A computed fold for a 1517-nucleotide RNA from a Chitinophagales bacterium, annotated as small-subunit ribosomal RNA. The sequence is in RNAcentral, with records from ENA. The prediction has a mean pLDDT of 83.

RNA sequence: ACAACGGAGAGUUUGAUCCUGGCUCAGGAUGAACGCUAGCGGCAGGCUUAAUACAUGCAAGUCGAACGGUAAGGUCUCUUCGGAGAUACACGAGUGGCGCACGGGUGCGUAACGCGUAUGCAACUUGCCUCUAACUGGGGGAUAGCCCGGAGAAAUCCGGAUUAAUACUCCAUAGUACCAUAAAGUAGCAUUUCUUAAUGGUUAAAGAAUUUCGGUUAGAGAUAGGCAUGCGUCCCAUUAGUUUGUUGGUGAGGUAACGGCUCACCAAGACCACGAUGGGUAGCUGGUCUGAGAGGAUGAUCAGCCACACGGGCACUGAGACACGGGCCCGACUCCUACGGGAGGCAGCAGUAGGGAAUAUUGGGCAAUGGACGAAAGUCUGACCCAGCCAUGCCGCGUGUAGGAUGAAUGCCCUAUGGGUUGUAAACUACUUUUAUCAGGGAAGAAAAUGUUGGUUUAUACCGACUCUGACGGUACCUGAAGAAUAAGCACCGGCUAACUCCGUGCCAGCAGCCGCGGUAAUACGGAGGGUGCAAGCGUUGUCCGGAUUUAUUGGGUUUAAAGGGUACGUAGGCGGCUUAUUAAGUCAGUGGUGAAAGCCAGCAGCUCAACUGUUGAACUGCCAUUGAUACUGAUAAGCUUGAGUACUGUUAAGGUAGGCGGAAUUGAUGGUGUAGCGGUGAAAUGCAUAGAUACCAUCAGGAACACCGAUUGCGAAGGCAGCUUACUGGGCAGAUACUGACGCUAAUGUACGAAAGCGUGGGGAGCGAACAGGAUUAGAUACCCUGGUAGUCCACGCCGUAAACGAUGAUCACUCGCUGUUGGCGAUACACAGUCAGCGGCCAAGCGAAAGCGUUAAGUGAUCCACCUGGGGAGUACGCUCGCAAGAGUGAAACUCAAAGGAAUUGACGGGGGUCCGCACAAGCGGUGGAGCAUGUGGUUUAAUUCGAUGAUACGCGAGGAACCUUACCUGGGCUAGAAUGCGAGUGCUAUCCACAGAGAUGUGGAGUUCUUCGGACACGAAGCAAGGUGCUGCAUGGUUGUCGUCAGCUCGUGCCGUGAGGUGUUGGGUUAAGUCCCGCAACGAGCGCAACCCCUAUCUUUAGUUGCCAGCACAUCAUGGUGGGGACUCUAAAGAGACUGCCUGCGCAAGCAGAGAGGAAGGAGGGGAUGACGUCAAAUCAUCAUGGCCCUUACGCCCAGGGCUACACACGUGCUACAAUGGCGCAUACAGAGGGUAGCGACACAGUAAUGUGAAGCCAAUCUCAAAAAGUGCGUCUCAGUUCGGAUUGAGGUCUGCAACUCGACCUCAUGAAGCUGGAAUCGCUAGUAAUCGCGCAUCAGCAAUGGCGCGGUGAAUACGUUCCCGGACCUUGUACACACCGCCCGUCAAGCCAUGGGAGUUGGGUAUGCCUGAAGAUGGUUGCUGUAAGGCGCUGUUUAGGGCAGAACUAGCGACUGGGGCUAAGUCGUAACAAGGUAGCCGUACCGGAAGGUGCGGCUGGAACACCUCCUUU
Repeated sequence: ACAACGGAGAGUUUGAUCCUGGCUCAGGAUGAACGCUAGCGGCAGGCUUAAUACAUGCAAGUCGAACGGUAAGGUCUCUUCGGAGAUACACGAGUGGCGCACGGGUGCGUAACGCGUAUGCAACUUGCCUCUAACUGGGGGAUAGCCCGGAGAAAUCCGGAUUAAUACUCCAUAGUACCAUAAAGUAGCAUUUCUUAAUGGUUAAAGAAUUUCGGUUAGAGAUAGGCAUGCGUCCCAUUAGUUUGUUGGUGAGGUAACGGCUCACCAAGACCACGAUGGGUAGCUGGUCUGAGAGGAUGAUCAGCCACACGGGCACUGAGACACGGGCCCGACUCCUACGGGAGGCAGCAGUAGGGAAUAUUGGGCAAUGGACGAAAGUCUGACCCAGCCAUGCCGCGUGUAGGAUGAAUGCCCUAUGGGUUGUAAACUACUUUUAUCAGGGAAGAAAAUGUUGGUUUAUACCGACUCUGACGGUACCUGAAGAAUAAGCACCGGCUAACUCCGUGCCAGCAGCCGCGGUAAUACGGAGGGUGCAAGCGUUGUCCGGAUUUAUUGGGUUUAAAGGGUACGUAGGCGGCUUAUUAAGUCAGUGGUGAAAGCCAGCAGCUCAACUGUUGAACUGCCAUUGAUACUGAUAAGCUUGAGUACUGUUAAGGUAGGCGGAAUUGAUGGUGUAGCGGUGAAAUGCAUAGAUACCAUCAGGAACACCGAUUGCGAAGGCAGCUUACUGGGCAGAUACUGACGCUAAUGUACGAAAGCGUGGGGAGCGAACAGGAUUAGAUACCCUGGUAGUCCACGCCGUAAACGAUGAUCACUCGCUGUUGGCGAUACACAGUCAGCGGCCAAGCGAAAGCGUUAAGUGAUCCACCUGGGGAGUACGCUCGCAAGAGUGAAACUCAAAGGAAUUGACGGGGGUCCGCACAAGCGGUGGAGCAUGUGGUUUAAUUCGAUGAUACGCGAGGAACCUUACCUGGGCUAGAAUGCGAGUGCUAUCCACAGAGAUGUGGAGUUCUUCGGACACGAAGCAAGGUGCUGCAUGGUUGUCGUCAGCUCGUGCCGUGAGGUGUUGGGUUAAGUCCCGCAACGAGCGCAACCCCUAUCUUUAGUUGCCAGCACAUCAUGGUGGGGACUCUAAAGAGACUGCCUGCGCAAGCAGAGAGGAAGGAGGGGAUGACGUCAAAUCAUCAUGGCCCUUACGCCCAGGGCUACACACGUGCUACAAUGGCGCAUACAGAGGGUAGCGACACAGUAAUGUGAAGCCAAUCUCAAAAAGUGCGUCUCAGUUCGGAUUGAGGUCUGCAACUCGACCUCAUGAAGCUGGAAUCGCUAGUAAUCGCGCAUCAGCAAUGGCGCGGUGAAUACGUUCCCGGACCUUGUACACACCGCCCGUCAAGCCAUGGGAGUUGGGUAUGCCUGAAGAUGGUUGCUGUAAGGCGCUGUUUAGGGCAGAACUAGCGACUGGGGCUAAGUCGUAACAAGGUAGCCGUACCGGAAGGUGCGGCUGGAACACCUCCUUU
């Protein structure tokens, strides 16, 4: 300097992760609508629906300077005042001219040369306008109007007479016009064009008014059109064939013009997979919205083109129309009518009705711009310019500014004497005045024409001066006045997404864009306070683009997520080796034309800014033409050999087809031997068998399949192919030469092949075996198992055309490290070889992949072609079509519904998966429970109440370690209300206390009562008030405490490393242990909570100390006794120590450690026991121990009292006690503990009583006294197997004790009574040593006791453990998983109920489009002998064509439809259990049959099956 200005994501599948994939959100836009709200202005915009129907008014007229004239008006004259006449003022109606084809509206139709763009016309037209040339002579006959008459309701029409023209018409003139003839040259690809000259023929005119405007012919221009062509222009193939004027030719007609445009004849073509034809939808474009762009969507306003004008057809006039405000005809509709006939067309501007979510005034003006006519003045103009309505949009302005803290008050919140927030916000002080209001002034838009006039000029052309004209509008704008005065809402506040608290509600009411909130502490509902965002608007809804790389050209994929066709051959198409030359189609560059304006973008400018507008530029990425370049692609020509192929030699294999042959086995038949069973299963049965089976031998028959070899082996395109052999036949590979010369790759449509099952016809049929039958199993068993068994399986011929037809991986070519096994060939003498080619496998580098994994046989890196995918379900279904004999196959949707469905991997959990290990888990033992009676707890029932809680293990002799009252929480009744208790408390000094009465008592009434004192008070009462109380609810709001897994060995962290990540590693592995205990190894190294140890008791010893304990020795005393003196030796007591550590030995082992009747030792491998409970699980238990949030009650859900209940009783269960007896009961005698308790107590001893106990009473606050007797045991005696001298329930009687009180409802004693029960079904519990079993003793609670319970203590004192297969529980590793609320999981189908959309359906009702036949208006065209006219012609008649109408059959399409089919969604409906684990029969695919249903079975296939074993291969050694 030039160029460029730009690209964000989030939520939601899971326990978590990565990926795939859909859904949703944030942005912008809008002709919008709706809700709430609303101060002003500017600029824009405003029926998207019914192209539905329209009342009323207006939207196209103008010209008297074309004409005859004079209805109204003006002026003048006359007048009988009725009127008449004139008029170079003007003009209704009429003739004529021009205009009406523009302007304005709408988007019906149209998928088309309609539109866009670019060309062409050598095939054309063009009024008005401009220029050029020439001309403008002479006649004629009518007809409107007017007048007269007639018909009709009207619209209107008819007849007669008369009249004009720039109306009509005749003659003349005439060429560069037109026609015919024929010639020369030029140009063009060509039909042909152009130029020049020649001959013959044909056609014209109008005036008006005063110097201009007209008229005619010819040419040129401009403008406007017409036609043709290239390219571009929506969806459906479930529309595949279409076409007869169709395609072309010749000739004719027609047109402004080319042309099947039309007609005659001839030919048989034309279009189509590069999408014809048909169907649906739609005006196209400039542009607009969005987007980084490429694109996508759209086509309002403005502009260009087209089409239409009530629906359809038709022509006339004209320069131009097949004509929005013209005509004719048909149709529908509306209106008028005298019923005979007529009239009409707002998709112009307003407006009305209707429709609709929805879209404005029956306004002003021609002042400006533009248009028509006119010479002009001017007239007309719902075009246009303005105004009105509407926040519909864009833009701008305002609703005040500054100060102001005791941070006022209210409100709201809280941890509430107080704080926070609202909040400088308000009040208050000062200031300003935009806007609104009022008053005053006040535009630009106007320049012209015209008129008057001046200059110049040929001129009325041009220039100048003056004059006239404003709807908007007294508007914009300016000035002044007063005064903060006139002016803020809406949505949101769980995340996405900025913004939080309280109250109410309680899965209700409601919210919700997605995820999702709401079941009593809701930032999600409703309200409030506060906050956030935007702001005269804010939200919601609809639609479009974006985000979405989610249709992927830019810019995606296909092993497992959706997706490779079952395989091959091959047509079109696409793509294609090396060299040379030519060309220049593609490609690239320059130039020219075009790409309308507006818009977008940039600069500048005008409204005070902006929106808006003007102007200049850029851009419009396109198309066409032209010139050039030639590397690449294409085309043409010539060649080459490396791709491809052919020939030759050799080799290879379960390649294919047809025939022949073989042995083993099964079955059957016959004969023989032989006798009672065989067969089958988890166990059985059905079945076969004394009419001789099974078994064994021999012979025969028949069908099917081919053991061993045999193998991740071989062959084939795939399906698939296996005894041996013959014939025919296809392929691959290798070798070394020769030949052809790109002949190649892929492959839509197509063709062929294509397992099993199935179908047709005919055979065959041994075994097997859908269906079926029977037997089992089972709740059932339409199954799994068993016995039979038909189709089928086999052959021939013909169909079918599908499979998990799989490597879930299309074909071909090239490139990219290696190792190893194997098959076939070659090199070779070969067992060697870094050899080589072609296959078949395994492991890996780089790389790729979401990962798993793939990895020269790619899922890597590239190239070409084909096929396929785009959320899940509905559904590979419906309809349609094609194929098939059928079964069915192929093609293949939608409505509706969900927010997921899915892939890979991770951590857990689980498995009727695997491995290893442990535990009184099993086993081995001992004793129980379950049977009896009783005790106790629970359920249930009952009751006024039987208070409440605990409910598998982990509730049930549990809370309760003591329910007669109390306890007590429950019931009945009677009472109290600041309350039964406690604190503060003015004060009182009797109300305390005692007595009496009433009462069930609480309580009430009455009486007595004047206390003590250190004068402070004690004690009692105590008004008002402040704090009540609740065993009411929520253990799912909580703290604390507890149970359980489990005294199981686990649970984690830091750093590092691995993985995209969840996560892994460590913690796994090999050993070992009671133990994640320890050792070794190891991408890990360390650490924490647990384990163990430290603590207590106990077993041995030592030391110290000896009272209440002890007594060996010495004394004393006693009948006797540690009774006494003494003693510390011993026991014991209670303090301190020692001791045990695999330390020693032997063996094994690397070590850790293990073993040993080892040694030693009181004790040996943790000596025994206790306390101690990791991270966590069970929303486990407890609001009734206690505490506590929230809620609830307050003359009661609080408090007091009496009585009752918690103790009920057809029944069921748990835990125990006592037994059933002789290893025993009873009687007598007798021995030995430990640990505890004791003053409201233990109570010796004595006496009384049969006894419970009573009376008296020593000692003891305890190593002193006492409870206290230990019992089993031992000795002696008795009983003799029985419902007993077993057993003691129950009941009767009499007592004792405690206590106000033993009725409901206590314990104990004595006498009497003497039930069940003779060892306990299924099932089930405890225990591994001082244990089980058995025996007694003590204590807590407590007046007493329902204690057989609980907690402790000691005495006596066993048996058994082979072992880990099984049951239960647990730990670790591994595997599968569709589970994660985690198997008490998940989940499938029928049936039943409701709702929704949809298929079929006898039929029925429409719609559009064709076809055939009949009829056929207006019009056009042809004919014509009738009529008319001088003629041209016209009329009539008639042929053809045609809108419309009718009939017919068919196709398409839409609605309704009894009934019917499946589908989807719904609350905890019914039946089963199919799938996920080996899902309990592995599952799935295709096919066939069967069954309430999931489904089952047969045949073939797949692994997307677990486990185990073996083989092979790989890795490592």